[in-house]
Molecule: Bacterial large signal recognition particle RNA
Organism: soil metagenome
RNA sequence: CGUGCUAGGUGGGGCGCUAGGGGUGCCCUGAACCCGAAAUCCUCUACAUGCGGGACCGAAUUCCCCGCCCGAGGGGUGGCGUGACGCCGGCUCGAGGGUGGAUACGUGGCGUUGACGGUUGGGUCCUGCGCGGCGGGGCACUGCGAACCGGGUCAGAUCCGGAAGGAAGCAGCCCUAAGCGGACCGUCCCGGGUGACGCAGGGCAGCCUGGCCUGAGCCGGCGGCCAUCGUCACCGACGUCUGCGCCUCCUCGACGGCGGGGGCACG
Numbered sequence: 001c002g003u004g005c006u007a008g009g010u011g012g013g014g015c016g017c018u019a020g021g022g023g024u025g026c027c028c029u030g031a032a033c034c035c036g037a038a039a040u041c042c043u044c045u046a047c048a049u050g051c052g053g054g055a056c057c058g059a060a061u062u063c064c065c066c067g068c069c070c071g072a073g074g075g076g077u078g079g080c081g082u083g084a085c086g087c088c089g090g091c092u093c094g095a096g097g098g099u100g101g102a103u104a105c106g107u108g109g110c111g112u113u114g115a116c117g118g119u120u121g122g123g124u125c126c127u128g129c130g131c132g133g134c135g136g137g138g139c140a141c142u143g144c145g146a147a148c149c150g151g152g153u154c155a156g157a158u159c160c161g162g163a164a165g166g167a168a169g170c171a172g173c174c175c176u177a178a179g180c181g182g183a184c185c186g187u188c189c190c191g192g193g194u195g196a197c198g199c200a201g202g203g204c205a206g207c208c209u210g211g212c213c214u215g216a217g218c219c220g221g222c223g224g225c226c227a228u229c230g231u232c233a234c235c236g237a238c239g240u241c242u243g244c245g246c247c248u249c250c251u252c253g254a255c256g257g258c259g260g261g262g263g264c265a266c267g
Stems, first nucleotide, its partner, number of pairs: 001267005008057003011029005019045005033054004063261002066259004073252004078247005083241004088236003094232002097229005103224001105223003108219003117213008125202006131195002134191006141182004150175004158167003
């Protein structure tokens, strides 16, 4: 130097998952064989750095290692700013509202056809009486109403008598009692959820109303004002969303750079 092999290689990293290591998943790097399965998953157990089947490269710019540099990106601690939500508090009355108060400033209403005020009478309120009305009852009015045991008159019949005459008395007729109705006029008594009524007495705070005096105010309906309550807005504190952005520190770290290591057989 040539030929044929072998170890090895054909990507790596962060997060997540896991008791843990890999893979599938998400992301970064950047170019890097193919097929199959893999999330309430697949395969392994600290020499764990995937599993099954195939293909290619092969001891090197290509394989391996550790040290340093650079550093995409990921994870963590702390700080600052900011957003959303929740909760608590506060201020200003910024907006709209509730409640209460005062006032004649604005508006509105009443007022010389007389406001406010004064005085006087009446009513509203209470008691008694009267009258009326209503209801109930009694009397009075009126109809009916007793086989005998109510009354009157008592035909016939009966009894007494010599007779004249007398006695008791059924039916009928008439009357009435108890009672049952009718009528509602009169009269008396009683009662009230009774009255556009009358009289007398009391009361008279308030309200209504009439007369008289006086002569210009009166009314808080609305707005403005004051106090207070609570809503929104605003401000502040706390918490949550391992929210978002920036910074410090710690940690892992791809790609890249420098350095180091690494075969066998034959000719």